[in-house]
RNA sequence: GGUCCUGUAGCUUAGUUGGUUAAAGCAGCGAACUCAUAAUUCGACGAUCGCAGGUUCAAGUCCUGCCAGGACCA
Numbered sequence: 001g002g003u004c005c006u007g008u009a010g011c012u013u014a015g016u017u018g019g020u021u022a023a024a025g026c027a028g029c030g031a032a033c034u035c036a037u038a039a040u041u042c043g044a045c046g047a048u049c050g051c052a053g054g055u056u057c058a059a060g061u062c063c064u065g066c067c068a069g070g071a072c073c074a
Stems, first nucleotide, its partner, number of pairs: 001073007010026004019057001029043004050066005
C1' cells in the first nucleotide's frame, strides 16, 4: 500500500425484509429483607447506535468518505 471483518449504556451482547417507543445481563445507585453484611427481590438511572455526508415518507440496519481496532496478502 491492497482486500476483508468489527465498532450499539461503564463492561459483555441482542436488534428479523429499513417501519415509528433501541432491548437484555453484569457493574454502579436507591429501597425492601437482616442485629449487621452477603445473597435475594423490587425500582429508577444510564445511548452522539465510532464520526461526517447521502438515499428514503422513515436509517442502528442501505450507499460513500474518514477514524479506531483486528485478520490476510504484498